Predicted 3D model of a 1459-nucleotide RNA (small-subunit ribosomal RNA) from a metagenome.
RNA sequence: AGAGUUUGAUCCUGGCUCAGAACGAACGCUGGCGGCACGCUUAACACAUGCAAGUCGAACGGUAACAGGUCUUUCGGGAUGCUGACGAGUGGCGAACGGGUGCGUAACACGUGGAUAGAUACCCUGAGGUGGGGGACAACAGCUAGAAAUGGCUGCUAAUACCGCAUACACCUUGCGAGGGAAAGAUUUAUCGCCUUGGGAGUUGUCCGCGUUGGAUUAGCUAGUUGGUGGGGUAACGGCCCACCACGGCAACGAUCCAUAGCUGGUCUGAGAGGAUGAUCAGCCACACUGGGACUGAGACACGGCCCAGACUCCUACGGGAGGCAGCAGUGGGGAAUAUUGCGCAAUGGGGGGAACCCUGACGCAGCGAUGCCGCGUGGGUGAAGAAGGUUUUCGGAUUGUAAAGCCCUUUUAGUAAGGAAGAUAGUGACGGUACUUACAGAAACAGCUCCGGCUAACUCCGUGCCAGCAGCCGCGGUAAUACGGAGGGGGCAAGCGUUGUUCGGAAUUACUGGGCGUAAAGGGCGCGUAGGCGGCCAUUUAAGUCAGAAGUGAAAUCCUCAGGCUCAACCUGGGAAUUGCUUUUGAAACUGAAUGGCUUGAGACCGGCAGAGGAUGGUAGAAUUCCCCGUGUAGAGGUGAAAUUCGUAGAUAUGGGGAGGAAGACCGGAGGCGAAGGCGGCCAUCUGGACCGGAACUGACGCUAAGGCGCGAAAGCGUGGGUAGCAAACAGGAUUAGAUACCCUGGUAGUCCACGCCGUAAACGAUGAGUGCUAGUUGUCGCAGGUAUCGACCCCCGCGGCAACGAAGCUAACGCGUUAAGCACUCCGCCUGGGGAGUACGGCCGCAAGGCUAAAACUCAAAGGAAUUGACGGGGGCCCGCACAAGCGGUGGAGCAUGUGGUUUAAUUCGAUGCAACGCGAGGAACCUUACCUGCUCUUGACAUCCUGCGAAUCUUAUAGAGAUAUAGGAGUGCCUUUCGGGGAACGCAGUGACAGGUGCUGCAUGGCUGUCGUCAGCUCGUGUCGUGAGAUGUUGGGUUAAGUCCCGCAACGAGCGCAACCCUUGCCUUUAGUUGCCAUCAUUAAGUUGGGCACUCUGGAGGAACUGCCGGUGUUAAGCCGGAGGAAGGUGGGGACGACGUCAAGUCAUCAUGGCCCUUAUGAGCAGGGCUACACACGUGCUACAAUGGCGAGUACAGAGGGCAGCGAAAGGGCGACCUGAAGUGAAUCUCACAAAACUCGUCUCAGUUCGGAUUGCAGUCUGCAACUCGACUGCAUGAAGUUGGAAUCGCUAGUAAUCGCGGAUCAGCAUGCCGCGGUGAAUACGUUCCCGGGCCUUGUACACACCGCCCGUCACACCAUGGGAGUUGGUUUGACCCAAAACCUGUGGCCUAACCUUUAUUGGGAGGAGCCGUCUACGGUCGGAUCAGCGACUGGGGUGAAGUCGUAACAAGGUA
Repeated sequence: AGAGUUUGAUCCUGGCUCAGAACGAACGCUGGCGGCACGCUUAACACAUGCAAGUCGAACGGUAACAGGUCUUUCGGGAUGCUGACGAGUGGCGAACGGGUGCGUAACACGUGGAUAGAUACCCUGAGGUGGGGGACAACAGCUAGAAAUGGCUGCUAAUACCGCAUACACCUUGCGAGGGAAAGAUUUAUCGCCUUGGGAGUUGUCCGCGUUGGAUUAGCUAGUUGGUGGGGUAACGGCCCACCACGGCAACGAUCCAUAGCUGGUCUGAGAGGAUGAUCAGCCACACUGGGACUGAGACACGGCCCAGACUCCUACGGGAGGCAGCAGUGGGGAAUAUUGCGCAAUGGGGGGAACCCUGACGCAGCGAUGCCGCGUGGGUGAAGAAGGUUUUCGGAUUGUAAAGCCCUUUUAGUAAGGAAGAUAGUGACGGUACUUACAGAAACAGCUCCGGCUAACUCCGUGCCAGCAGCCGCGGUAAUACGGAGGGGGCAAGCGUUGUUCGGAAUUACUGGGCGUAAAGGGCGCGUAGGCGGCCAUUUAAGUCAGAAGUGAAAUCCUCAGGCUCAACCUGGGAAUUGCUUUUGAAACUGAAUGGCUUGAGACCGGCAGAGGAUGGUAGAAUUCCCCGUGUAGAGGUGAAAUUCGUAGAUAUGGGGAGGAAGACCGGAGGCGAAGGCGGCCAUCUGGACCGGAACUGACGCUAAGGCGCGAAAGCGUGGGUAGCAAACAGGAUUAGAUACCCUGGUAGUCCACGCCGUAAACGAUGAGUGCUAGUUGUCGCAGGUAUCGACCCCCGCGGCAACGAAGCUAACGCGUUAAGCACUCCGCCUGGGGAGUACGGCCGCAAGGCUAAAACUCAAAGGAAUUGACGGGGGCCCGCACAAGCGGUGGAGCAUGUGGUUUAAUUCGAUGCAACGCGAGGAACCUUACCUGCUCUUGACAUCCUGCGAAUCUUAUAGAGAUAUAGGAGUGCCUUUCGGGGAACGCAGUGACAGGUGCUGCAUGGCUGUCGUCAGCUCGUGUCGUGAGAUGUUGGGUUAAGUCCCGCAACGAGCGCAACCCUUGCCUUUAGUUGCCAUCAUUAAGUUGGGCACUCUGGAGGAACUGCCGGUGUUAAGCCGGAGGAAGGUGGGGACGACGUCAAGUCAUCAUGGCCCUUAUGAGCAGGGCUACACACGUGCUACAAUGGCGAGUACAGAGGGCAGCGAAAGGGCGACCUGAAGUGAAUCUCACAAAACUCGUCUCAGUUCGGAUUGCAGUCUGCAACUCGACUGCAUGAAGUUGGAAUCGCUAGUAAUCGCGGAUCAGCAUGCCGCGGUGAAUACGUUCCCGGGCCUUGUACACACCGCCCGUCACACCAUGGGAGUUGGUUUGACCCAAAACCUGUGGCCUAACCUUUAUUGGGAGGAGCCGUCUACGGUCGGAUCAGCGACUGGGGUGAAGUCGUAACAAGGUA
C1' cells in the first nucleotide's frame, strides 16, 4: 500500500466482498510446563446454609459462664466480685467508611472552568474554662399476658445517661437599648477526657459558563407556570413553600414529547482527523425486594436500621409473627457462556480501645479455567545402501528424505532426594518445605490445528458424476474436478489452531482534513421576499474574534520516553515528557467584527430616445369549415392498402346566390422578437409591466442569496352559469385479425371556447439554481448609439445589450462544454449517497373529488447504471455483385415404376447421415458371403499377435454322424539350415499354462486425421509509426475503376503477409522434332492404305512461339481504366479444370483408419446354418418412362469421341424369333476386340383415338451367371395392355457449344444400373433492367442484442414459500386529565386526659413546659370515568418479493413493425 466482482472487451460511476488489528468472548479439534493478569456481558430472577461491624470494665450498676484466690463445709457442697476477666444491660464511638450492582437518570447526573449564601464528628493548632446542685430509667427482683416474637404492672439503683442554677467571651440574635446560651469525669498521679471559641486540613451542600445520543412521520409547551412584594422554612441562596400583585417564561441556535443510555480518566482502531466503546483499575453519581416516609446523627432519608403499603417466601397453637446475597463463598433458574460453601489476619488498610488486644469474605494468598499476554520445552551432532514402507509414474524414475535406522553427545522442563530464603528495623509467615540451589537416572514422558481454483503462500492420484457436497466474494460439481470426499505431498501458525460474533480500518462509501449534481443518484417549475449567511473604496478609534507571552488548572493509573527490579519477557518501580482543553492576565492591531466620519466604481433615481406575438379590457374586418333557404343538375357520393358501415331518386356529391353561428388566425414568419417561468401571433383603441441605448447637474453600499412564507404556474381534471362551427376521450357501428376491448374508416358525447372559483402537477428540459469578477478569436442575426462617406439610404469601421453557429487554452469517464462555460475563483440556497421494494405504506397537512406535498421499513439481489468500442442484427439508409429477380428454354409437384428416407410392422427389419449443407447419402453395386441385426447349434489363451513348455515337419486325402461349424476313426508323406551325430534351429501344425488377445460395445460434447458449408465470396491480418486514459482506431476509409483489398489518385501513414491474379493441367492457332500400330498429296497396286513407297497433310507426343490494352481514335484527372477500331486462330482473366485465406457451424465421421477414458472377458469375443437388411395402410425427396404427329412403327442410308480388356475382351463362321449357344482366329492392344453409335437424313404408313400413344401389372415358356435365383437377380419370347390426354398451391436448373435432346464408354462387379463418373453428336431462346424476393460484399445509422433476432424482454392468470399494509375486534404495557378513598410519617392547631426534674404554693396544689389522643393540610398504594401512545394476536383482504422447463398474448429494445 491494495485486491476480486457488472462487459465480448474498455473507461467511469457505484455497491458488495476480502487481506489487518482488537476482544470480559463462545463453539469444534487438540493439549507439556511456568510467570503475570482476567473470569454472570443473560434474570436489578428467586435464594437453603455459614460468614461479611463491632469495640470500650481507663464512663456505669454489676457478676450469667470460665479460671484462680479466700472463708466455710453435711460434700457430685455452700458462701464471697476478692482477682484475671466478662454474658446481658445503661452509656460512648463506629455502624453514612469499606464491599456490591448499573435499575433509574438526557439531568448541573457527569466532565471542565469558575462562584459562595453554607455545614463539618474524629485530626492539627491558638485562646479560655471544667463551680455548685437535682430527679429519674434499664439491668435486677416479684407478679403476670402470649405458641412464639414480644411484652405489661409494681418495686430498687449507678454513670462521661438526663435536667436546672452560676459564670463566660473574640459566640449568637438585634437598627439601638438589650437579650440568649457551656461543661464530666475516670483513675494504679501519669495521662486520657469534657465545655466555649478562632484558624487550618480534609470532607460536603448549593449556584453558574461551556460540552454531553437519536427522532420534526414529536411544533408548540407552561398557572407555582415567569417575575415582584412580604412572610415561612433550611446549615445555606432560591416559588423551596405560602398570601397578594403583574402576565409573564421557554421554543426552529429545536421547547415539549418519544426512544435509548450511568458519566469520565481511559480502551480498541486509525497516518491523522475521526469512528466505536465505557469489563477489570481509578474519580463522580444512582440504587439496595417494589413504592412512600421520616427518625437518630457531624454526616443517611441509611445494602447487613425503623414505620406504613404491596408482591413473594417461611413459622404458627390460626390469635399472630419473621425475612430481604446488586457483600464473600454457594444453590436453583436463565443462557452459547463465566470459578471454591478454601486458608489467614503474617503484610497493607479500616473500626473501637490509653494499651494489650478484639473485629475485618476489605485485603493477602491458595484452588478451578489455554480466557488472554509473555517465556521455555518436546532434543543436538553425524549419518546415502539415497534402506524398507507409502504415494506417483512417460515404468526409466521421482518424492517422502538426513527424514528414519545406526553411531556419538547433552539433560532445559517434568521426576526423585537433600539443602532452603526475602517478604519482618523487637515478637508474629496464611502463602509454604513455596521460590531458588545442588545431586541422581535416562532421549528418556511431551504436537497439534488449519489451508493448498483466483484474491492468497502451497499439487498430484483415486472415488463421486448438477448426486453427495463446498462456498468470504467470484463461483465449483452433469465421467478425465489442483474448488466435493479420501490419500500422498506441500504451505502457514504452533500449545495452540480454525470457525462464529462484535468494533474500527481498508471505505475519499457522509468527503472538516477529503466527494459530488448536462447524460451515471442528485438544480427546487418560476419569481418576490422575512430570518439567517456573505458583502465595494479611504481614514480614525476599539479590542469581541485572531496572534504572542506569563500564571493557575488539566487527579492518580494508562500511552510515549529514559533508567531500574524479577535469569529474559510479559509484569512491576522511579524520573521526565505529554495531557492538543479551560480560566485569569499582559501585550500586538494586519485581517474579520463593532463605532464614527467620508468617497463613487456596485445599486438605485432623473432626462431624452428606441424595438417588441410582454400583460389586461373593449371593439372590428376578411378567408375557410359546418348548418339553413332558393336555383341548376343527375346517380352516384364518401372512404380505404382493399372495402364496408354512412349519405343519396323523399334529389345527395358537384355548382351559383342568400343567410346563421362559433372557433381559429394562411401568406409575412425567420437559427426572428418579448416575457421570471408557464407562455405569447389578424387589425384598432384604452390601461399597464419590463428590457435596451445615449446623457450626466442626484442619493451614497441603499447590495447578493434566500430556510420557512407569499404569489404565478401548460395540458388534463373538478364546481356553477353560458356557449358549441370544427375537432374529439368515452361510446356505437364497419373493417383488419387466430383474436383486435387497438392501429384504419363512418358517426359521436363530455371536453376544447367565455365568466367566476378550485387543482398545483409535466421529458414544467438548456435534463445545466441565482449573483459577481477574470480568461484567444471568427461568423451570422436583432435593437440602439458613434465614425467615414453621402443629397439621402445601404456597404464599411467601432461601442453597448440580446439570440445563434464554429472554435484556442482549460475542463470532462467519454460524449461534449468552451466570454450565454460544463474553464479559473468567491458568496448563498436546493439536492444526492447501490438496484428493487417505492415516490409506495402508515401518520400529518392541503383538496369538493381526482389526487398532491412530506416520506419509511421488513424482505430481496450482486449487481443496477453512464459514455464510448468491436461485432451481430433491423419489416434503417446508400453503393455494388450473383441464373437472385426479371426476360426466356426445359422440368419437378398430378400418373406408373425405380431408388432413398420417415413412419408403421417385425424375432430382426444392423448402424450412421436430419434445413440450406440428411433423404439414387456412407453403399463405386445386401441371393450365400458381405453383415455389423435376429433365431438356433457350438468354442473359451480363443478366428487374429507375441512369449514359454511338450509333441509333431508341413501338407494331401478317405470314411462315418450332423443343417453346418465340428467330432471320431484311418491312409499317404517326411523336406530346409547346422551338428561334436546325442541333438539344436527356422517356418508350420496340435496340446497345455498364464501374461494377454478380441469388441462395427459407449462417448465425434475428450481427440487426431479427413470432409461439408458460408464461398472461388474478396476478404483476413501483422510490423513500425501516429491518434485515443482505454477497449480500439488509422493503414483496410474517401474519389474513380475492376471479376477481384484489381489498379490509380488522394490521405498520418509507410511497408509486409495469407487470400485475388499469375505460375500447373486441358482445349483453341502456328512452328519445329519424330513417323509405328497412325496418315495418303504425288507414283505403282488392291475388294480394302491391302501392299510397295512417302512423312507433304491429318493425327499422335515432346519442345517452342503466340495475347501484352501492345497499336490507333475517343473518353477519363496528363492516372488507373472504359468504349470503339485495326491486325490476329484467339481480345481484354479466350473456354474449362485443379487450386478453397482468417475463421464460423461443440457441423459430420470412435462403423475407413488412428486414439484417451469407460465398459464386456465360458461373452458385448469367435465359428456355423437359416432368416433379416428386399416387410407396407401411408407421407416426403431424387430419378426413369410417358401422356404423343417437331410423333409412333417399318425399310434404307451417313457421321463420333473417350475408354476397357488375360480367371479378360472375344472376331469370322454356324444355330436359335430372341436372350443366347457352338466355335475359336486375333489381342497385355494408335495393330485385335468390346463396337452396328443414336438422334439426324430418305421413302412408306398411321390421322387425333386412351389410339399402331403409353408401357405398368399378370400368365406361360425360356436364356445367362452362380454351390444355390423360394423368400430375393438380370435378360428374352408370346400373351395381357393399368394409370396417364401437359399436371393445384408451390418449386428447380440453365447465359453458348450452354440449355434441351441423342446415343456411347467406364468404375464397382460371378450376376445385377432408370444411380454415379466420363465421352462425343445435333444444337437453341432471352437478358429492358436492378423496383421487388433470396444470398453476399463495402460504407453509414439505431440498438436494452454479445449463446449475438431461432436475440432480448413485459404484464395478467395458476402453484409454492417469505416478509409486509388494511382489518370487525381482542390482550397487555407506558403515560396523562378529572374525581373518590386515604396508611404511616413530618408539620399546623388543639390538648377537657396524662406527666419525675424547673418555678411557685397553704407543700395538697397551681403555673410554665411537654405528651397521649383528636382535627386539619399533603400524600404512597388502591378505585372510577376519559384521552394519548406502543406492542402482540386476528376471520378476511391489498399489493410486493422470490421460485423449475406452467397458461395467454407480444407492450419495449431496429422506423421493434402505430417512433
The coordinates come from a structure-prediction model, not an experiment, and the mean pLDDT is 85. The RNAcentral record of the sequence draws on SILVA. Its Rfam family is "Bacterial small subunit ribosomal RNA". Gene Ontology terms of the family: structural constituent of ribosome and ribosome.